[in-house]
Molecule: c-di-GMP-I riboswitch aptamer
Organism: Desulfosudis oleivorans
RNA sequence: CUCCUUAUAUGCCAAACCAUGGGUAACCAUGGGACGGAAAGCCACGGGUCCUGCUUUUUGCAGGAUAGCCGGGAUGCCUGU
Numbered sequence: 001c002u003c004c005u006u007a008u009a010u011g012c013c014a015a016a017c018c019a020u021g022g023g024u025a026a027c028c029a030u031g032g033g034a035c036g037g038a039a040a041g042c043c044a045c046g047g048g049u050c051c052u053g054c055u056u057u058u059u060g061c062a063g064g065a066u067a068g069c070c071g072g073g074a075u076g077c078c079u080g081u
Stems, first nucleotide, its partner, number of pairs: 012037002017032006035068001042073002045071003048066007
């Protein structure tokens, strides 16, 4: 230095739900709140799911959402062996 593993602290993130705001919608932002998380930090590249429009009646096309659905990519914190 790299990989793997265990435990912990300063700490970190924050599901459902609630309030306010944005969006046609999926959903997002902020505050409250914690179900969980060791990449629940980042990237829509492949697949999945969801929304909208067109086509058409079952698909297809286009645009969008989801990184806390899975895979992939490039990174990364503390301590010990």